Overview: A computed fold for an 87-nucleotide RNA from a Deltaproteobacteria bacterium, annotated as transfer RNA. Rfam family: tRNA. About the family: Transfer RNA (tRNA) molecules are approximately 80 nucleotides in length. The family's RNA type in Rfam is transfer RNA. The sequence was found in a public genome assembly. NCBI's taxonomy places the organism under Bacteria, Pseudomonadati, Myxococcota, Myxococcia. Its mean pLDDT, the model's own confidence on a scale to 100, is 82.
RNA sequence: GCCGGUGUGGUGAAAUUGGUAGACGCGCUGGACUCAAAAUCCAGUGGGGGCGACCCCGUGCCCGUUCGAGUCGGGCCACCGGCACCA
Numbered sequence: 001g002c003c004g005g006u007g008u009g010g011u012g013a014a015a016u017u018g019g020u021a022g023a024c025g026c027g028c029u030g031g032a033c034u035c036a037a038a039a040u041c042c043a044g045u046g047g048g049g050g051c052g053a054c055c056c057c058g059u060g061c062c063c064g065u066u067c068g069a070g071u072c073g074g075g076c077c078a079c080c081g082g083c084a085c086c087a
Stems, first nucleotide, its partner, number of pairs: 001083007010026003019067001027045006046057004060076005
């Protein structure tokens, strides 16, 4: 340099044909239970703002197509694998 694969919350992992992103689990937070803890159960849990109803942003980065993009197109980055080059 060429070819292929992968990139989603703290973590593992989903998302039919482009149609509410993160289901489900782990972890974490609060509560119940307990003398106390573990276990168990209930609620919450991407980030930011708001007393709140809600609002904005977010799928490696940038741009595009589209009413609508994790998904399609172009460019780029990182990691993994293969090939090529190699005094």